[in-house]
This is a predicted structure of a 142-nucleotide RNA (FMN riboswitch aptamer (RFN element)) from a Verrucomicrobiota bacterium. Model confidence (mean pLDDT): 79 of 100. Taxonomically the source falls in Verrucomicrobiota (Bacteria, Pseudomonadati). Of the family's consensus pairs, 100% are formed in the model. It was read from a public genome assembly, where an Rfam model found it.

RNA sequence: AAAGUUCUUCAGGGCAGGGUGAGUCCGGCGCGAGCCGGAUGAUUCCCGACCGGCGGUGAAACCCCGCGAGCGCUCCGAGGCGGGCGCAGGACCCGGUGAAAUUCCGGGGGCGACGGUAGAGUCCGGAUGAAAGAAGACUUGG
Numbered sequence: 001a002a003a004g005u006u007c008u009u010c011a012g013g014g015c016a017g018g019g020u021g022a023g024u025c026c027g028g029c030g031c032g033a034g035c036c037g038g039a040u041g042a043u044u045c046c047c048g049a050c051c052g053g054c055g056g057u058g059a060a061a062c063c064c065c066g067c068g069a070g071c072g073c074u075c076c077g078a079g080g081c082g083g084g085c086g087c088a089g090g091a092c093c094c095g096g097u098g099a100a101a102u103u104c105c106g107g108g109g110g111c112g113a114c115g116g117u118a119g120a121g122u123c124c125g126g127a128u129g130a131a132a133g134a135a136g137a138c139u140u141g142g
Base pairs, nucleotide, nucleotide: 003140004139006137007136008135009134010133017047018046019045023040024039025038026037027036028035029034049122050121051112052111053067054066055065056064062110063109070087071086072085073084074083075082092108093107094106095105096104114125115124116123
């Protein structure tokens, strides 16, 4: 300095403020269908606010390339774990600088799994989980 094995640790952020009022409850009225009033009531709707995993890429990326998280079937197995196959899964332009940037600067725009629930990127849940990967330790050989 390089390669391999095993192990350990770590490995995700986010509704401030305002509006509406489905539903529920209470009271009153009505023969009744129902009507009136009040309370409560969405981080999901509307305005607006806020957030951005990991590796790579001539230069720094939520939206360029790729990876991870979800679900189903199946195989081995007592099981945990693991293997295979399939499905689902988003988004960018213009101008500037420069040798080089869909990455920086300026402007405008867009996107965000599954289950629950008043329709969710932000709440609750699977998850004290898993994991892309990061760091470190040990071992073997050259």